[in-house]
Context: one part of a larger RNA
RNA sequence: GAGUAGCGAGAGGCAGGUGAGAAUCCUGCCCGCCGAAAAUCUAAGGUUUCCUGAGGAAGGUUCGUCCACUCAGGGUUAGUCGGGACCUAAGCCGAGAGCGAAGGCUGUAGGCGAUGGAUAACAGGUGGAGAUUCCUGUACCACCGAAGGUCGAUAUAAGUGAAGUGGGGACACAGAAGGAUAGGUUGAGCACGCCGUUGGUUGAGCGUGUCCAAGCGUCGAGGGAGCAGCGAAAGGCAAAUCCGUUGCUGCAAUUCUGAGGCGUGAUGGGGAGGGAAACAAAGUACCGAAGCAACUGAUUUCACACUGUCAAGAAAAGCCGCUAGCAAGACUGUAGGUGCCCGUACCGCAAACCGACACAGGUAGAUGAGGAGAGAAUCCUAAGGCGAGC
Numbered sequence: 001g002a003g004u005a006g007c008g009a010g011a012g013g014c015a016g017g018u019g020a021g022a023a024u025c026c027u028g029c030c031c032g033c034c035g036a037a038a039a040u041c042u043a044a045g046g047u048u049u050c051c052u053g054a055g056g057a058a059g060g061u062u063c064g065u066c067c068a069c070u071c072a073g074g075g076u077u078a079g080u081c082g083g084g085a086c087c088u089a090a091g092c093c094g095a096g097a098g099c100g101a102a103g104g105c106u107g108u109a110g111g112c113g114a115u116g117g118a119u120a121a122c123a124g125g126u127g128g129a130g131a132u133u134c135c136u137g138u139a140c141c142a143c144c145g146a147a148g149g150u151c152g153a154u155a156u157a158a159g160u161g162a163a164g165u166g167g168g169g170a171c172a173c174a175g176a177a178g179g180a181u182a183g184g185u186u187g188a189g190c191a192c193g194c195c196g197u198u199g200g201u202u203g204a205g206c207g208u209g210u211c212c213a214a215g216c217g218u219c220g221a222g223g224g225a226g227c228a229g230c231g232a233a234a235g236g237c238a239a240a241u242c243c244g245u246u247g248c249u250g251c252a253a254u255u256c257u258g259a260g261g262c263g264u265g266a267u268g269g270g271g272a273g274g275g276a277a278a279c280a281a282a283g284u285a286c287c288g289a290a291g292c293a294a295c296u297g298a299u300u301u302c303a304c305a306c307u308g309u310c311a312a313g314a315a316a317a318g319c320c321g322c323u324a325g326c327a328a329g330a331c332u333g334u335a336g337g338u339g340c341c342c343g344u345a346c347c348g349c350a351a352a353c354c355g356a357c358a359c360a361g362g363u364a365g366a367u368g369a370g371g372a373g374a375g376a377a378u379c380c381u382a383a384g385g386c387g388a389g390c
Base pairs, nucleotide, nucleotide: 012030013029014028015027016026017025031387032386033385034384039367040366041365045347046346049345050074051073052072053071054070055069059067060066079140080139081343082342083341084340086117087116091112092111093110097106098105099104121138122137123136124135125134141339142338143337144336148332149331150330151329159326160325164322165321166320167319172309173308174307175306178302179301180300183296184295185294186293187292189210190209191208192207193206194205195203211269212268215264216263217262218261219260222257223256224255225254226251227250228249229248230247231246232245235243236242273287274286310313353362354361369381370380371379372378
């Protein structure tokens, strides 16, 4: 320079409280803003920022009794959620091997590697901070297994069984139609509460609420595949009763898949509302009604199921068969038992991530209500969240 520029999109007001001190902290009422978001869940990333108590140097663009700041104490509970003890893709590593002055490079077998495949738990409650993890209720999966049951002990063998073999897993995109549900709306239905400062409100009055999972049983819109038996023989690197090829016969259905409905789960949970005693602890403990109907209706699901198109649309394991092999005690299984490691707090369109900042920027996915509307546009609202640190 200069107490100058600036104080970073934005609505606050009043009363009470706390305190040495209040425009800024807390509480209440009113007002305003977002509402395909400025709400909720979650991945990445961050790494204690979470909760409680205390503080007032510095950080906070003002203030500060407040904080994502400082100090102290506390907080993350899993057979089923995500990852590993399963599988493979791109890619990477790579025994032997090949090549190369050396370092090393390439690469078979093999391994690692999710953004994919496989895979058994739901509903409610809880508190200052965790919950599909704790608790309550009801389940499921794998393995072991008293009892019980069924077989077998030599080719008349019960059973087990591949790292082999076959099936399956197993897949593109577009379009249209249908079933179903979530959700929503309405109701002279049902339940509870309320009854008027008026000219007028006991009336077809007003307000609020009208639910519930996995599992188990049953039905099943629809969709796919012909199915069964007896033979044959050159295939599937050995074998096969399996798969494939093929001959004959019989049957008109059989079987698989499948959202969802209904019943049960539920004499349970939740529930508008009612509501104590106490005082250090309140709308807390506790009690608890109704729970139907009609309409609408998805971008969800049946399901890449169907139809169409051409650029012709992963792999491997789990799983189901087959045999090779093993084989003297097995298989099944009630009661009962076992179930490892890591993550789990909190932020997560943001003051906690990436941008030197409490920065008008950027940041994958899921849910996403009502009125008007073609609509997730736009305006106003619900639930919920905010009023942006002069």

Record summary: The prediction has a mean pLDDT of 81. This is a predicted structure of a 390-nucleotide part of an RNA (large-subunit ribosomal RNA, domain III) from an uncultured Peptostreptococcaceae bacterium. Its Rfam family is "Bacterial large subunit ribosomal RNA". Its family is annotated with ribosome and structural constituent of ribosome in the Gene Ontology.